[in-house]
């Protein structure tokens, strides 16, 4: 340094106020939160000092991933439930638009908005419980291969 191997570690945040009601962290007003890789003109730290450049942080809603469901299979069970495995495999897998600046911005400045797995549950949940002390997109270290 590397499309290599082993192992090991790490890897999510958020109801607080009021109204309604018998009941609501679930509905109404108001609030609050934002995983992982990628791009990437703010900013930060050098270089050089005319051009320019290296590093580093940097997007919930531009691109891609993950968990979940869903399906597929194997066990139970005996009627649509529970448990394992398989990871894209039929399938779902969410959401941004004005204005400014600028050669260059859906990322920067403003400003209006929008999103959020599944079961549960005196009442419909991104914030409560639970599967989960679980698993992972990944990030790192150590130690081994190989240039």
């Nucleotide at each position: 340094g590397c499309a290599c191997g082993u192992u090991c570690u790490c890897a999510g945040g958020g109801c607080g106020g009021g109204g309604u009601g018998a009941a609501a962290g679930u509905c109404c007003c108001c609030a609050c939160c934002g995983g992982c890789g990628g791009u990437g003109a703010u900013g930060g730290c050098g270089c050089a000092a005319c051009a320019g450049u290296g590093c580093c942080c940097a997007a919930g809603c531009c691109c891609g991933c993950g968990a979940g469901c869903g399906c597929u299979c194997c066990a139970g069970g005996g009627u649509u439930c529970u448990g394992g495995a398989g990871g894209u495999c039929a399938g779902c897998a969410g959401a941004u638009u004005c204005g400014g600046u600028g050669c260059g911005a859906c990322u920067c400045c403003g400003a209006a908005g929008c999103c959020g797995a599944c079961g549960g549950u005196g009442a419909u949940a991104g914030u409560c419980c639970g599967g989960a002390u679980g698993a992972a997109a990944g990030a790192g270290a150590a130690c081994g291969g190989c240039a």